[in-house]
RNA sequence: GCUAAUGCUUUCUAGGGUUCCGCUUCUUGAAAAAGAAGGGCAGGUCCGAGAGAAAGCGGUACAGGCAUUGCUGCCUGUAUACACGGAGGGACAAAAGCCCGGGAGAG
Numbered sequence: 001g002c003u004a005a006u007g008c009u010u011u012c013u014a015g016g017g018u019u020c021c022g023c024u025u026c027u028u029g030a031a032a033a034a035g036a037a038g039g040g041c042a043g044g045u046c047c048g049a050g051a052g053a054a055a056g057c058g059g060u061a062c063a064g065g066c067a068u069u070g071c072u073g074c075c076u077g078u079a080u081a082c083a084c085g086g087a088g089g090g091a092c093a094a095a096a097g098c099c100c101g102g103g104a105g106a107g
Base pairs, nucleotide, nucleotide: 007057008056009055010054011053012052015047016046020044021043022041023038024037025036026035027034028033059080060079061078062077063076064075065074066073067072082102084105088100089099090098
């Protein structure tokens, strides 16, 4: 420097903030409720991991089997590793282990 899908999706969790719901405080009100403020409110909705979990689909390699004149196709099984990581910026209401990013950098 090149090649290879270091594949994609779903659910969940670590984590995250505050648009909505709830809760809290204040004000108005006979009450029901309404308005304002609050995420240093352990909640619900919501966002959510390359290096977290599970599952599905798919690709590749090897082995066995079936079909075929052949090209080749199909089925089953096994394997599919490793992974320390800023600052800063970005989106949605806002933030984050989300995205930039298996980045910069380090070993």
Guanidine-I riboswitch aptamer from Marinococcus halophilus, 107 nucleotides, folded computationally. The coordinates come from a structure-prediction model, not an experiment, and the mean pLDDT is 85. It matches the Rfam family "Guanidine-I riboswitch aptamer". Its family is annotated with regulation of gene expression in the Gene Ontology.